[in-house]
Parts: sequence; C1' cells; structure tokens
RNA sequence: UACCCAUCCAGAGCGGCUAAGAGAUCUGGCUCGACGACGCCGCAGCAACCCCACACCGUUGUGCAGGUGCUACCGCCAGAACCGAUGGAAA
Repeated sequence: UACCCAUCCAGAGCGGCUAAGAGAUCUGGCUCGACGACGCCGCAGCAACCCCACACCGUUGUGCAGGUGCUACCGCCAGAACCGAUGGAAA
C1' cells in the first nucleotide's frame, strides 16, 4: 500500500515548545485563532476495535493490564467528488 469487514450525531484537557493560519479536497456557509489556533512533545483522561481476565453461552455482558485510536463544533453544516479517518483482517 491493493482488496475486504466494521465504525464515524455518545464520551474525554491541562502544561511546555512553536508561530499564522486552522476545521481532509472543491464551492457556499458557519466557526476556532497573536487573550496563541493548527501542529509537535509530556502528563492526564475518554472509549472499548484488537488482546487479556471474569461471568453467563454469542451478533452476549462486565472490567481495562497491554496494542491502537480519540479528547471544539455530527467527518462543523449543505452540495459536489464518491472522498477521508480509525480499527480489524489480509497478500
């Protein structure tokens, strides 16, 4: 990285560094941002996809040590494109 499966209106923020744009793409809106956004790092937290443990028997429930993920706004909204993100599986 091709193909396949599942999910995307719930939930969860502080500190440090940085510096001008950011909310995936296009159009139109709306919003965040020098009272420092976005990003990176640390810590904390949320969640429960995989794994693990336990209970009852499966498209199950509870927990969360480990692997990911996530922590403004419904993937911010509508349309377009039929795209993107995350997890699992797989050559």
RNAcentral holds the sequence, with entries from Ribocentre.
Predicted 3D model of a 91-nucleotide RNA (SAM riboswitch aptamer (S box leader)) from Enteractinococcus sp.